This is a predicted structure of a 402-nucleotide RNA (Bacterial RNase P class A) from Draconibacterium sp. Rfam family: Bacterial RNase P class A. Rfam classes the family as a ribozyme. The prediction has a mean pLDDT of 75. The source organism's lineage runs through Bacteria, Bacteroidota, Bacteroidia, Prolixibacteraceae and Draconibacterium. The RNAcentral record of the sequence draws on ENA.
RNA sequence: CCGGCAGGAUGCUUUAUCGGGCUGACGUUUACCGUCAGUCAGGAAAGUCCGGGCAACAAAGGGCGCUGUGCUUCCUAACGGGAAGAUUGCCGAAAGGUAAUAGCAACGUAACAGAAAAUAACCACCUUAUUGCGGUUUGCUGCAAUAGGGAACGGGUGAAAAGGUGUGGUAAAAGCGCACCGGUGGUGGUGGUAACAUCAUCAGCCGUACGGCUCACAGGUUGCAAAGCCAAAUAUAUCCUGAUUAUUUACCGCUGUUGCGGUAUGGCGGGGCUGCCCGUUUCGUAUCUCUUUGGGAUGUCAGGAGGGGUAGGCUGCAGAGACCCCGGUAGUGAUGCCGGGGCCAGAUAAAUGAUAAAGGCCCGCAAGGGUACAGAACCCGGCUUACAUUCCUGCCUUUUAA
Numbered sequence: 001c002c003g004g005c006a007g008g009a010u011g012c013u014u015u016a017u018c019g020g021g022c023u024g025a026c027g028u029u030u031a032c033c034g035u036c037a038g039u040c041a042g043g044a045a046a047g048u049c050c051g052g053g054c055a056a057c058a059a060a061g062g063g064c065g066c067u068g069u070g071c072u073u074c075c076u077a078a079c080g081g082g083a084a085g086a087u088u089g090c091c092g093a094a095a096g097g098u099a100a101u102a103g104c105a106a107c108g109u110a111a112c113a114g115a116a117a118a119u120a121a122c123c124a125c126c127u128u129a130u131u132g133c134g135g136u137u138u139g140c141u142g143c144a145a146u147a148g149g150g151a152a153c154g155g156g157u158g159a160a161a162a163g164g165u166g167u168g169g170u171a172a173a174a175g176c177g178c179a180c181c182g183g184u185g186g187u188g189g190u191g192g193u194a195a196c197a198u199c200a201u202c203a204g205c206c207g208u209a210c211g212g213c214u215c216a217c218a219g220g221u222u223g224c225a226a227a228g229c230c231a232a233a234u235a236u237a238u239c240c241u242g243a244u245u246a247u248u249u250a251c252c253g254c255u256g257u258u259g260c261g262g263u264a265u266g267g268c269g270g271g272g273c274u275g276c277c278c279g280u281u282u283c284g285u286a287u288c289u290c291u292u293u294g295g296g297a298u299g300u301c302a303g304g305a306g307g308g309g310u311a312g313g314c315u316g317c318a319g320a321g322a323c324c325c326c327g328g329u330a331g332u333g334a335u336g337c338c339g340g341g342g343c344c345a346g347a348u349a350a351a352u353g354a355u356a357a358a359g360g361c362c363c364g365c366a367a368g369g370g371u372a373c374a375g376a377a378c379c380c381g382g383c384u385u386a387c388a389u390u391c392c393u394g395c396c397u398u399u400u401a402a
Stems, first nucleotide, its partner, number of pairs: 003396007012359007020040008042373001046384002049382005054223004066219005071085005086101006102214002107211004122155002125150011163181006182206002184203008227315004236307001238305007249264006267280005286298005321343001323342008360371004
């Protein structure tokens, strides 16, 4: 001085001063306040992506639709999460990483091009019949046209064209037959719980991709601003009680007038010891009707009761639970089980802090610099994303690997 791969852990410390939230005790008592004691952010508290607890929608069940997931086995309360594996492709020398993978029986699709996208015949190939023109040994035969048949070997189109190579075969051909190769399926053996792997054998069985199609599994909706309870001010449904009759006349004073004040009298209401005393203020002063000194209905006004509900408050909610820590045990592992111990933030505009000093760690010869990401809001399990630095374990080898 010494490279990688995978997984895990860590997530700065102390002191001083000042200042907070919650809980408990004490100060006689509820509250307030004070003192003392205890406790006070994370590995992701984040994104709010997935799953659950809890709550409401009256209770329970079923169908259709819709959405999501999709190799196998397992884990889990559950999941689209996790563990261990399978097949194929890609990256890497390797350790390892990464992506994809339900099915095509039924139904349906395959643009453009192409004759045709699955009952394949366009060109070229073989062949039959007819016609025409030639040849001829008169048996036939060459060319052309028309109509028909055979045939997936060659050409051409396409992302994809009816397994591939060869040989036999044929008028020409073709898994039509055969040999080898590839695939698929059946049967049997071996290994594995399984996905699957591998071996043997049989069958000429031989297009591919996919879907709003099929199959399996899961999902009712809304979220603690859920939900339950208490309940001001103001307005008020409804109920009860009461009112809804009533200032006239004279005189005096003031005043430009309206009018105001005083005295007396009459009316009305209330009280009352039946002698009398006090008030006469205006929120209301209305309408209809009857058996009309009065009653009833509606309206209005005053007082009381009162339900719903707003502000606000309490519960939910600080938690003995899918909890945390340690040890053992089963398992490759996720995880389960057993034993022991512990109780661990809880506010509501939202406390968990601020300032100063010293130290630690890292970079640097030094001066000096850096010390991250980030702040609970009903609670859990995951996933994803962000992150200064340091440490640990296992593994790989173009081989020094503390």